[in-house]
RNA sequence: AGAGUUUGAUCAUGGCUCAGAUUGAACGCUGGCGGCAUGCUUAAUACAUGCAAGUCGAACGGUAACAGGUUCUUCGGAAUGCUGACGAGUGGCGGACGGGUGAGUAACGCGUAGGAAUCUGCCUAGUAGUGGGGGACAACUUAGGGAAACUUAAGCUAAUACCGCAUACGCCCUACGGGGGAAAGCAGGGGAUCUUCGGACCUUGCGCUAUUAGAUGAGCCUGCGUCGGAUUAGCUAGUUGGUAGGGUAAAGGCCUACCAAGGCAACGAUCCGUAGCUGGUUUGAGAGGACGAUCAGCCACACUGGGACUGAGACACGGCCCAGACUCCUACGGGAGGCAGCAGUGGGGAAUAUUGCACAAUGGGCGAAAGCCUGAUGCAGCCAUGCCGCGUGUGUGAAGAAGGCCUUCGGGUUGUAAAGCACUUUCAAUUGGGAAGAAAGUUUGUGAGUUAAUACCCAUAUUUUUUGACGGUACCACUAAAGGAAGCACCGGCUAAAUCCGUGCCAGCAGCCGCGGUAAUACGGAUGGUGCGAGCGUUGUUCGGAAUUACUGGGCGUAAAGGGCGCGUAGGCGGCCGUUUAAGUCAGAUGUGAAAGUCCAGGGCUCAACCCUGGAAGUGCAUCUGAAACUGGAUGGCUUGAGUAUCGGAGAGGAAAGUGGAAUUCCCGGUGUAGAGGUGAAAUUCGUAGAGAUCGGGAGGAAUACCGGUGGCGAAGGCGACUUUCUGGACGAAUACUGACGCUGAGGCGCGAAAGCGUGGGGAGCAAACAGGAUUAGAUACCCUGGUAGUCCACAGCUGUAAACAUGAGAACUAGGUAUAGGAGGUGUUGACCCCCUCUGUGCCGUAGCUAACGCAUUAAGUUCUCCGCCUGGGGAGUACGGUCGCAAGAUUAAAACUCAAAGGAAUUGACGGGGGCCCGCACAAGCGGUGGAGUAUGUGGUUUAAUUCGACGCAACGCGAAGAACCUUACCUGGUCUUGACAUCCCGAGAAUUUCGCAAUUCUUUAGAAAUAGAGGAGUGCCUUCGGGAACUCUGUGACAGGUGCUGCAUGGCUGUCGUCAGCUCGUGUUGUGAAAUGUUGGGUUAAGUCCCGUAACGAGCGCAACCCCUAUCCUUAGUUACCAGCGGUUCGGCCGGGAACUCUAGGGAGACUGCCGGUGACAAACCGGAGGAAGGUGGGGACGACGUCAAGUCAUCAUGGCCCUUACGGAUUGGGUUACACACGGGCUACAAUGGGGUAUACAACAUAGGGUUGCGAAGCCGCGAGGUGGAGCUAAUCUCAGAAAGUAUCUCGUAGUCCGGAUUGGAGUCUGCAACUCGACUCCAUGAAGUCGGAAUCGCUAGUAAUCGCGGAUCAGAAUGCCGCGGUGAAUACGUUCCCGGGCCUUGUACACACCGCCCGUCACACCAUGGGAGUGGGUUGCACCAGAAGUAGUUGAGCUAACCUUCGGGAGGCAGGCUACCAAGGAAUGAUCGGUAAUUGGGGUGAAGUCGUAACAAGGUAACC
Repeated sequence: AGAGUUUGAUCAUGGCUCAGAUUGAACGCUGGCGGCAUGCUUAAUACAUGCAAGUCGAACGGUAACAGGUUCUUCGGAAUGCUGACGAGUGGCGGACGGGUGAGUAACGCGUAGGAAUCUGCCUAGUAGUGGGGGACAACUUAGGGAAACUUAAGCUAAUACCGCAUACGCCCUACGGGGGAAAGCAGGGGAUCUUCGGACCUUGCGCUAUUAGAUGAGCCUGCGUCGGAUUAGCUAGUUGGUAGGGUAAAGGCCUACCAAGGCAACGAUCCGUAGCUGGUUUGAGAGGACGAUCAGCCACACUGGGACUGAGACACGGCCCAGACUCCUACGGGAGGCAGCAGUGGGGAAUAUUGCACAAUGGGCGAAAGCCUGAUGCAGCCAUGCCGCGUGUGUGAAGAAGGCCUUCGGGUUGUAAAGCACUUUCAAUUGGGAAGAAAGUUUGUGAGUUAAUACCCAUAUUUUUUGACGGUACCACUAAAGGAAGCACCGGCUAAAUCCGUGCCAGCAGCCGCGGUAAUACGGAUGGUGCGAGCGUUGUUCGGAAUUACUGGGCGUAAAGGGCGCGUAGGCGGCCGUUUAAGUCAGAUGUGAAAGUCCAGGGCUCAACCCUGGAAGUGCAUCUGAAACUGGAUGGCUUGAGUAUCGGAGAGGAAAGUGGAAUUCCCGGUGUAGAGGUGAAAUUCGUAGAGAUCGGGAGGAAUACCGGUGGCGAAGGCGACUUUCUGGACGAAUACUGACGCUGAGGCGCGAAAGCGUGGGGAGCAAACAGGAUUAGAUACCCUGGUAGUCCACAGCUGUAAACAUGAGAACUAGGUAUAGGAGGUGUUGACCCCCUCUGUGCCGUAGCUAACGCAUUAAGUUCUCCGCCUGGGGAGUACGGUCGCAAGAUUAAAACUCAAAGGAAUUGACGGGGGCCCGCACAAGCGGUGGAGUAUGUGGUUUAAUUCGACGCAACGCGAAGAACCUUACCUGGUCUUGACAUCCCGAGAAUUUCGCAAUUCUUUAGAAAUAGAGGAGUGCCUUCGGGAACUCUGUGACAGGUGCUGCAUGGCUGUCGUCAGCUCGUGUUGUGAAAUGUUGGGUUAAGUCCCGUAACGAGCGCAACCCCUAUCCUUAGUUACCAGCGGUUCGGCCGGGAACUCUAGGGAGACUGCCGGUGACAAACCGGAGGAAGGUGGGGACGACGUCAAGUCAUCAUGGCCCUUACGGAUUGGGUUACACACGGGCUACAAUGGGGUAUACAACAUAGGGUUGCGAAGCCGCGAGGUGGAGCUAAUCUCAGAAAGUAUCUCGUAGUCCGGAUUGGAGUCUGCAACUCGACUCCAUGAAGUCGGAAUCGCUAGUAAUCGCGGAUCAGAAUGCCGCGGUGAAUACGUUCCCGGGCCUUGUACACACCGCCCGUCACACCAUGGGAGUGGGUUGCACCAGAAGUAGUUGAGCUAACCUUCGGGAGGCAGGCUACCAAGGAAUGAUCGGUAAUUGGGGUGAAGUCGUAACAAGGUAACC
């Protein structure tokens, strides 16, 4: 510090996600040791049991228990507070601290800084005292009540308990005269004196009283700060203030009476929700955010609510009273209790520990002290909860062991890892030793002070004697042995680390993107690797990354976002020059900002964590002093901002009244006759009752042609005939005046298209709704004919919204050019007018700059300033609820649950369009001939079957693989059969030497069998040799292996098809762009062509095109056998022979054609048109040749090949069958339907070819057969022989339009040939038979010249078996105006929501499932307001006839007090009525989500009616 994810790719916007740190955590797996920390975040839920606050005998009366002593004794015991001590009680101090918790609280509660009207036990310092009396009550005793808790009565008694009196420096009150108010003693010691022998008295210490100060602690007040909600906007009656009084420790409406009517609030009152606050913790670069465990400060609370008492302090956690809920005891009458103290239990929960030890230390309470108490605290226990440290060994060790895993089978890896050898012993274990934490205190001695004093107290010490829970402590040493000690997660990208096997959209994974449908680096396992390590991972939390709420530090033309427009209130901001002030601002100083923490330095535990000491910091607040530039305040001026006055012209600016002409419609009349109207075409409609057309007259409403213009005006909406009246604003020119009067503008007020609403008019045209006619599968639409609201007018009417459009208002600055509207100026020209300059407005182009790009650019989206509005992922949703407005429609304000990983912008390349332009092609058109109808052969589908093997499926499968299924082929089916195999390599064993057995390869005969196979018999005796043997062969056996037309063409190679022989497809460098990309390759011409030329930020190049190659057309040359034969000779008359080398031909080499020449067009180019010459003319004709790529196109069954599968079978061999089936459907053929024909005959070889095949062959002549064919065997390995008679053609006869002398299917019979074999299932021949069919619906195919059409011939395959295929030649046309349309293609451009690319994308209803949510008759709860009832305990007031120790008394009583009663206030409770929140509900509304449901096709292209608000 960034990364992944929207796209085919790009940039930007924007969300989601990840990597980091963190934690009082939890869960999973695992777990050696130690140190230091932490440990109920949930139920402020309920609690058994034990403990957590006591102490003082030096305050008191005393003696229940314990110990000791003393006395008495009948020796059993008894008595005695005498001593140490001490239960209970009186009294004092402490139980207000310490400890817990965070429910409540949005508050002076907390933080910080201040303040004045207060109190303060114990403590410190000072001052003054501490005299003298009195009466009680507990304990105790006695007698009662009660189950208990407890309690009643009578009697006795002490005090540092209680009450007077005296005194009063200071204190308090005061009317300034005066008045008032205290106390307590105890302990130690003791010389003199006194004594009732107790003491008095003196002294020391402690205590007590009063008071003054201090310290500490507490109370009160104030400024500032302190969460969210405005879908909470008004709140308040002791409320705000005053006066008087009361009350308090103290100011104060704190309380009461009276008076006034205030107080708070948009700078957010009130209400609702949430929450203890802080130091700090965590994160972050910081600013900030989140949190407020442990530790520390403050607050609040103590079962819930209320209340006071006591006290220095409480309205009191382990006190009291009352009410309530709950629990327990009970004898049913009544009582007891409060773990949010420490442990512990139940419960809740994902989850949080021991009913431990000790007061040794630190601290607290009491005490004079010893000491006692102390779940504070110190320690231990449990838990990897966290942080820190240590260990699980170290060195050596290659045969790179074994095993595992992978493998290209060579090896690699695990891996120096292990073993082995050598060494060490931390930690743990054993045994032994062993600190510090201890200071005090007691005792003793000494000394100073006090004192009468050697007591006491205080201080001190080489005094004495002790005090440790932890503790088996830390630490040290001995002994023994590598001996006891490693896991967890991950390995597709982000993100370090990969392979195999299993699985097969299953099981599963997943933080995001996404993996898994048979080769998964993503699932599960294994091996290996990576990371961390006594831990590791997951889940949750918080911050970060996120500049994704932007103060630091964002935006708003199109991504989310400028209010529809103006006026203007508060607020914010504000021109120039002075003077002053000092609020802001700046500087310095002082105080404070607790400690701990963080940071820095040093130190202590072996280090570290941890701890200690010091410093810094704490950005803050307050006070004081100073400065005066800027902002603010005060004050004085100025004119440039702003405004006013004068003159002038422009304008659909607004309102009202009036007046025109054209047109539509309607009415009346005339002329006139059959149609009119409307559409893509029609119909509905109007018209013989006279329409439409045309002429004249009239009525009525609405709108204002031309001018008219990216012209004008207005704030926006908007404004268009003319005239008049009223009226707003802007602009120009020149002077004068005011003197900052300004800008913006939350709320507020006003204006505000269309539609709509209300009331009343009006209504010509147009026209929602509606009706009809069409269209259509449907057509509630588009089109047509009608037609009502409405459109028009009025109302101080209502509504208040629009895609009210994309850019809020104001100010300043920053190149220009050009056009236009209005105005001013110029002795420029001067004549209209033009030119120049200037102000204001409206446009276009463009520099810098900005922008994601598009674009904006003095009319900014540039550079700055001021103010307002608005945005924060998409959907849900501008919706629900609530509020406000409205007559309603609705508007405005405005969420959440849930859901997705995107949604959206600009631009790019493609593809597509029922977009555009240009161009091409047998693409259409013009023609010729077909297919589709029939019969048949063939292929396919389907069906059938034991099997009908498999593949190919739009064009680009279907006479295709198959250039040829009777067996074979053959892969399929049936039956029987073999198992190292039919075939390859390797191994072991055996085998024979020619003859007696036996016996190689090979081969013959024979038996069984359907054959494979098994058995028997015969022939046979090979090759090399160094004579050992080898090669080859056969048999048996073993296993490695063979074998598979089994699967996957979506794992592949190779080959092929197709777009398409279409003219395209790219690259390098340069340039442009942030980039994808563009340019080049576009443009103007031209071409068959990205062919060429010109232009040009491009210049070049490559693959394609063309050419080079082959065939063919002409000529030349060379060479003539098997080809040829002009001339010559011979001839059996056949180029047959001699011969010839001319011709044809053969096959080698050349020539030729290049827009080369001429004319025209064109741009002076390329090129095109015409012509000449030429065998051929503009690529002469044909072929081969197929760019980058597309279709997961085809083929695992040609072949090859990865993976998977089978292995006595999915392999091998074999028999028979099947691939040839047959209701049917389709494709491409053949033959026909006939007379341009059929048949016959003839011509007969006098018709005429080309190309090709042939030794397992072609097979001649001759002979036989009607024929297929047979026989025959010459010749030929082929320019020699042969297949081999070409056919259409020509001549003639016949048929005469008919199911025929057309047509030949089908069937019967008889044959021929091939072959081991023609039954399933061959071809051919002859005789007989003689079906459909009379030119073919919709639709559809081929062809542009030697082509179509037509005619035959040959070949491959092949034993045989073509109507197919591949070739060959013969005869030989018609037509093309042209590019509107159909199809396909190319280039440019445009739109796009498509990119799997239009066979795309995508919308809504309905149906189904699930989810959250709104309404809902209600229903059951929480909180709360108002007005009431009620009134416990308590306090205050009042009463007090009852009761009553201290004081007074005149002894009667009084003062004072108590019980009791009443009143006021008040908690719980009760009941009435509201508000509000969340729960639930029959049912209902929409919403969301969900591989393959229904209906349509609304949007994206002109989306087929442009879309949208």

Model confidence (mean pLDDT): 84 of 100. A computed fold for a 1509-nucleotide RNA from an uncultured prokaryote, annotated as small-subunit ribosomal RNA. The RNAcentral record of the sequence draws on ENA. Rfam family: Bacterial small subunit ribosomal RNA. The literature on the family includes a 2001 paper in Science by Yusupov et al., "Crystal structure of the ribosome at 5.5 A resolution".